[in-house]
Context: one part of a larger RNA
RNA sequence: UGACGGGGGCCCGCACAAGCGGUGGAGCAUGUGGUUUAAUUCGAAGCAACGCGAAGAACCUUACCAACCCUUGACAUGUCCAGUAUGAGCACCAGAGAUGGAGCUCUUCAGUUCGGCUGGCUGGAACACAGGUGCUGCAUGGCUGUCGUCAGCUCGUGUCGUGAGAUGUUGGGUUAAGUCCCGCAACGAGCGCAACCCUUGUCAUUAAUUGCUACGAAGGGCACUUUAAUGAGACUGCCGGUGACAAACCGGAGGAAGGUGGGGAUGACGUCAAGUCCUCAUGGCCCUUAUGGGUAGGGCUUCACACGUCAUACAAUGGUCGGUACAGAGGGUUGCCAACCCGCGAGGGGGAGCCAAUCCCAGAAAGCCGAUCGUAGUCCGGAUCGUAGUCUGCAACUCGACUGCAUGAAGUCGGAAUCGCUAGUAAUCGCGGAUCAGCUACGCCGCGGUGAAUACGUUCCUGAGCCUUGUACA
Numbered sequence: 001u002g003a004c005g006g007g008g009g010c011c012c013g014c015a016c017a018a019g020c021g022g023u024g025g026a027g028c029a030u031g032u033g034g035u036u037u038a039a040u041u042c043g044a045a046g047c048a049a050c051g052c053g054a055a056g057a058a059c060c061u062u063a064c065c066a067a068c069c070c071u072u073g074a075c076a077u078g079u080c081c082a083g084u085a086u087g088a089g090c091a092c093c094a095g096a097g098a099u100g101g102a103g104c105u106c107u108u109c110a111g112u113u114c115g116g117c118u119g120g121c122u123g124g125a126a127c128a129c130a131g132g133u134g135c136u137g138c139a140u141g142g143c144u145g146u147c148g149u150c151a152g153c154u155c156g157u158g159u160c161g162u163g164a165g166a167u168g169u170u171g172g173g174u175u176a177a178g179u180c181c182c183g184c185a186a187c188g189a190g191c192g193c194a195a196c197c198c199u200u201g202u203c204a205u206u207a208a209u210u211g212c213u214a215c216g217a218a219g220g221g222c223a224c225u226u227u228a229a230u231g232a233g234a235c236u237g238c239c240g241g242u243g244a245c246a247a248a249c250c251g252g253a254g255g256a257a258g259g260u261g262g263g264g265a266u267g268a269c270g271u272c273a274a275g276u277c278c279u280c281a282u283g284g285c286c287c288u289u290a291u292g293g294g295u296a297g298g299g300c301u302u303c304a305c306a307c308g309u310c311a312u313a314c315a316a317u318g319g320u321c322g323g324u325a326c327a328g329a330g331g332g333u334u335g336c337c338a339a340c341c342c343g344c345g346a347g348g349g350g351g352a353g354c355c356a357a358u359c360c361c362a363g364a365a366a367g368c369c370g371a372u373c374g375u376a377g378u379c380c381g382g383a384u385c386g387u388a389g390u391c392u393g394c395a396a397c398u399c400g401a402c403u404g405c406a407u408g409a410a411g412u413c414g415g416a417a418u419c420g421c422u423a424g425u426a427a428u429c430g431c432g433g434a435u436c437a438g439c440u441a442c443g444c445c446g447c448g449g450u451g452a453a454u455a456c457g458u459u460c461c462u463g464a465g466c467c468u469u470g471u472a473c474a
Stems, first nucleotide, its partner, number of pairs: 001474002003471003007468004012463002015458002019421005026312001029309005034303001042053002064298002067295004073129001077128002079125006087106004092101003109119003131287002134285003140281002142276003145272001147270001152191006158167003171182003197264004202232007211222003235258001238252005314414001318373007330361003335354002340349003380411001386405006427450007
């Protein structure tokens, strides 16, 4: 000087408390451990691994396994030889296919010294080499997590100290903040904080189609809603009080909005030899008829069990049936697919419109109005299993989703323990998108609808900040 303390002081955070809803019990989904396996590819490991990489494992993906094949190789550059531009389609034999063998049809470049000569392409040979999701994240770059959006981390000059270092950055107030004010051997400065950026809330101006609106029809309009561009607006600016006449705090006015208005992006010096050599790049090491490459098949989907994270429930603030209302944000041409017809339904037929403020996905659901059920393992709950189907796709056996009928398990609110959340939040209700042929999505990322309770307070638990103290620690 740090670090640490079941030392002290001050202060903060859904840290506790006050509340609301969960997890831990059930069956299901998913990830992991373990087990099994020819293989169950690899990585991630307290918080900060475990619905994580994976925004889509039937084949492919795919890295794993056993089998069958290839060896200048699936891909790049270079040398030599031979042929010739070349490209596309059809079909035969062997084979699981890769591949091997043997055909047919159509099509056919530029330059040219007219020589396959050059470029290009195909085949062959030998070699330089290719190739490696092989190892090392403790050799690395880049990127990322975390402490933490915590308020800190430093420097120049000066001063103090033999020195390590200190000072500044401590102190008195204040703040979300090393924010600001005052004081002070310090005076200044930098990276952070804040602001500048995006979005949302109000108004104005401009613009007016596909939007809005007027209309019996034709002939209209841009006031409103909205869209999207530019501005205005909030600054403790004004008033009162407290305060050191300061910074600031408390209350008030006006205002759509008030003291950072709400949300986002933004992550200082550093910490964890944190994570990633399987995104990519890369040093070193290793493989080179194989640790490279191709193929069809299997596996990543196992299942006594253990853990994490979800979705669904255990019901009457509910289930079922009928009627009826109101969103936002997205996506769409290999696409979204209307009306209409068929089917109980998944879906099929059909073909209008739309490259989209125009058309479609697209009926929002909870809600509201009625009816029924009457506390029951039930008209709750839906696992499991049987059967019949639909769709995608070469192909749903291992191993897809969905539909109809039938089946109806556990479960009556969950021990110790533990998680999230302070307002349009929690809770609850649907809707959309990426990935994607299809889907294991109950995941993830967004969108709106309805819409609470509680916070006395800082003793305690936990994490962090500043000052101080002790230390046999560095």
Molecule: small-subunit ribosomal RNA, 3' major domain
Organism: bacterium